[in-house]
Description: This is a predicted complex of two RNAs, RNase P RNA and transfer RNA, with 497 nucleotides together.
RNA sequence: UAAAGCAGGCGGAUGGCCGCUCGUAGCUGUAAAGGCUACGGGAGGAAAGUCCGGGCUCCACAGGGCAGGGUGCUGGGUAACGCCCAGUGGGGGUAACCCCAGGAAAGUGCCGCAGAAAACAGACCGCCAGCGGCCUCGUGGAAUAAUAAAGCCUAUUCUACGGGGUGCGGGCAAGGGUGAAACGGUGAGGUAAGAGCUCACCAGUCCAGGUGGUGACACCUGGAGCUAGGCAAACCCCACCCGGAGCAAGACCAAAUAGGAGGGCGUUCUCCUCUUAAAGAGGAGAUAAGGGUGGCCCGUCCGAUGCCCUCGGGUAGGUCGCUUGAGGCGUCGGGUAACCGACGUCCCAGAGGAAUGGCCAUCGCCUGAGGAGGGGUGACCCUCUUCAGGAGACAGAACCCGGCUUACAGCCUGCUUUAACUC
RNA sequence: GCGCCCGUAGCUCAGCUGGACAGAGCGCCGGACUACGAAUCCGUAGGUCGGGGGUUCGAAUCCCUCCGGGCGCG
Repeated sequence: UAAAGCAGGCGGAUGGCCGCUCGUAGCUGUAAAGGCUACGGGAGGAAAGUCCGGGCUCCACAGGGCAGGGUGCUGGGUAACGCCCAGUGGGGGUAACCCCAGGAAAGUGCCGCAGAAAACAGACCGCCAGCGGCCUCGUGGAAUAAUAAAGCCUAUUCUACGGGGUGCGGGCAAGGGUGAAACGGUGAGGUAAGAGCUCACCAGUCCAGGUGGUGACACCUGGAGCUAGGCAAACCCCACCCGGAGCAAGACCAAAUAGGAGGGCGUUCUCCUCUUAAAGAGGAGAUAAGGGUGGCCCGUCCGAUGCCCUCGGGUAGGUCGCUUGAGGCGUCGGGUAACCGACGUCCCAGAGGAAUGGCCAUCGCCUGAGGAGGGGUGACCCUCUUCAGGAGACAGAACCCGGCUUACAGCCUGCUUUAACUC
Repeated sequence: GCGCCCGUAGCUCAGCUGGACAGAGCGCCGGACUACGAAUCCGUAGGUCGGGGGUUCGAAUCCCUCCGGGCGCG
C1' cells in the first nucleotide's frame, strides 16, 4: 500500500426569523375553556418488522396429569429469553476468524434414477472344486461288418480313464462397474476358490478401570472381531419451559334517547255509598281481558294507560393508567467475559386524525486542480491555504423495558491476518 | 393490538404426504381447412415456482428471514 477478519462509535454543529406541542410560574377571565408573557423539555440507531422474552393490568386457578406449542453440546449471566459471555466437539478457510450441535445398536417410516444388491443384505459379469446330463477330442478294451477263416487296418456301436465346451443345481464375495451413499483399511497366513476365517498393525465403536476438569469432554491402560449407512428443519423418544388475554388491558366521573326499579298525580274499568232528570262526588280495588308458573286443568302470583320525580346499570364524552425506569452518566471495586455491587450526580418527548417543522447565514464533510510549510535515510506521511464541484441516507415515538432480525448516504477508531513493495 | 391465509407460464388454477423433462384450460405464434374470416384440427414456444439463506444426495414442497397482497376479531 492492497485485500480481508473482528470489535466499537458518529448519523452534522452554531446563530437568526416565523411556527407546533407539553410542563411550571405570572397576568386576563366569576369559573371552566381559551388567550398573552417568561423559563424549561421535545424522535431513533434502528422509533421499523412484530420474531422471541419480561414488567404492568384484568380474568381463571389446590396439586398433578392429558392434549397442544416451544427449546435442545457444557458451564455461567439475567426479571426472563429462542438473547449474551466463556468453553467442548465437529466442519470450512493459507490465516485472522467463521459456521454447526440431544437421541439413528427404543420403535415405525423413507432413500427416485442407475445398479446384481439401498439395509434381518444381495449375486449381473466373475472365481472355484465335486457330482449328474449332453456334445466333442485323445488313449485303452469289447462286440459287429467286409474276407474261405483268423489276425491287422478301417468304419460303426458300447464301455473305462483323461482333457475341453455347454447347461442345471452348489460354494464364494477378492476384482469389475453403478450411485450422494455399497456393510472397516494394509499386509501375511489359510483355502478348491475365497472371506475378520485367523493373526499383526492402523481407524472407529462398545465395555471395564484410572487420571485431569464443576461439566461438555480430553488423555492413558486393558478387554470384546464388535465394524453398527443416511434422514428426527419425517413420525417419534428423552430432558426442560409455557394458564388465557392484552393499554381498545383496566379504574373513576358521567349526558341525550330507549329500556329497568320505586313513588306521586290524572285517565279507563269493576264494586259500594250519597246526591240526582242527565250526570256528578267520595271510598275500596284491578275482578274481566292478558301474562308468568305448568304438558293440561285447578290453584297461585302480577295486573290497563299518560305525565312527572327519584334511584341504579351501561353508552357517547371526559379524567386517570402515562412515563422515575430491570433509567442515563461518571468514579471505584469484583469477575477471563457477559454482567454484578457501592458511591456520587442528572431528570432527559408524552401527542391523541395524532406536536417535534420551514427559510436563511456561517462553519464542518467529500472529490479534483494548484500553492506554502514541516517530519522521515527512504517508500511516503502530516498541517495550513486558494479555486471549482458535490453529497446529506434508512427512516417518524403511541403503555414501558431486554433482545433478535431487517433497512441505511457518508464516515471514524482500535486490534488482528495474508500478500506485495520500500528502507 | 391480536389471529389467519395466499404468491407457480400473458390470465385462471393443479402439484406442496420431498424424487429429477413442473403440468392443465384459455390465450400467443406457425401450419391445415376456406374465396376470406370465425369455429375446428395439428404443431411449437413460453417458468428467477415472490426474494435470500439453511436442512437434505436431492426443495415448488420442510425450517428461518424479508417483500407484496388479502381476510377475520376486539

The prediction has a mean pLDDT of 76.